[in-house]
RNA sequence: CCGUUCCUUCGGGGCCGGGUGAAAGUCCCGACCGGCGGUGAUGGCCUCAGCGCCUCAGCCCGCGAGCCGCGCAAGCGGUUGAUCCGGUGCGAUUCCGGAGCCGACAGUGACAGUCUGGAUGGGAGAAGGAAUGG
Repeated sequence: CCGUUCCUUCGGGGCCGGGUGAAAGUCCCGACCGGCGGUGAUGGCCUCAGCGCCUCAGCCCGCGAGCCGCGCAAGCGGUUGAUCCGGUGCGAUUCCGGAGCCGACAGUGACAGUCUGGAUGGGAGAAGGAAUGG
C1' cells in the first nucleotide's frame, strides 16, 4: 500500500416580499435550495523540481432515497427528473459569460422541490479503528 471480516462515529438544503381569495409557505408574480461516488482543462497549498495534498457538475456516467410488483421474511425484479447558446482552447454538456430547465409518496379549508407526516427511520457513502492475509 492492497484484499477480506468486523466495530464506532458521521451521513440533505430551501418560499424573504407581494397578488387573488372565506381559506394558499400548495395558485399567480417573485424568492430560495441542490444527497453520494466517478469523470474533469477550475482554484489553492507545498516542493529546487516532480510526486503529492485540499477543492472543483442539481440537469455527463453511475448510485441512494422514493414509487410499483412479487415474497411469511430475508430479499428479488422493475421504475426513477432536468441544458442549451456564446467564449477560450488540441481538448469543456464540467471552466468563464448568458439564458433556461428539473425535483418521490401520503396529508391539507386550495393543486406543494421549500409546510406537515412515514422519519429519533432508511441510505449511497465518508472518516477513524481492530483482526487477519498478501
Predicted 3D model of a 134-nucleotide RNA (FMN riboswitch aptamer (RFN element)) from a Bacillota bacterium.
Its mean pLDDT, the model's own confidence on a scale to 100, is 82.
The organism belongs to Bacillota, within Bacteria.
The sequence was found by an Rfam model in a public genome assembly.